This is a predicted structure of a 74-nucleotide RNA (transfer RNA) from a Frankiaceae bacterium.
RNA sequence: UGGGCGAUCGUUCAACGGCAGGACGUCGGGCUGUCCACUCGAAGAUGCGGGUUCGAGUCCCGCUCGCCCAGCCA
Repeated sequence: UGGGCGAUCGUUCAACGGCAGGACGUCGGGCUGUCCACUCGAAGAUGCGGGUUCGAGUCCCGCUCGCCCAGCCA
């Protein structure tokens, strides 16, 4: 430098172009003599910038970052 794949709550994993959700963790309540466990609830995310569309996490373009392959220089 070229090609391919990827980026979503703190972590991990979902979401046919139509309400962004689950598990674990965190916080609060219940339960318990206390803790653990169990149980109920809450907060919490679409890498950045454009485009298409009535509507974009999803489709298109550019950029950034990560991984893989190839090439160039040394």
It matches the Rfam family "tRNA". Rfam's curators write: Transfer RNA (tRNA) molecules are approximately 80 nucleotides in length. The organism belongs to Frankiaceae, within Bacteria.